[in-house]
């Protein structure tokens, strides 16, 4: 140097043929619940969707290119 594939909450991922409010699980706060902890149960908070630029009425989702990782070829 060439080529796949991946970036979405602290963390593990989902997210259909572009649309309706951007989720799920564990984490984290707060209440019930126990003498107390733990298990359960209920409520919340928390996300520049890697970053830029483009197509569209409308982009997490299409293209382009930069950043970053995994692997393959040399």
């Nucleotide at each position: 140097g060439g080529g796949u594939c991946c970036g979405u909450a602290g963390c593990u991922c989902a997210g259909g043929u572009g649309g309706u409010u951007a989720g799920a699980g564990u984490a984290c706060u707060u209440c019930c619940u126990u003498g107390a902890c733990a298990u359960g149960g209920a409520a919340g908070g928390g996300g520049u969707c890697a970053c830029u630029g483009g197509u569209u009425c409308g982009a997490g989702u299409c293209c382009a290119g930069u950043c970053g990782g995994a692997c393959c070829c040399a």
Transfer RNA from a Deltaproteobacteria bacterium, 74 nucleotides, folded computationally. NCBI's taxonomy places the organism under Bacteria, Pseudomonadati, Myxococcota, Myxococcia. Its mean pLDDT, the model's own confidence on a scale to 100, is 80.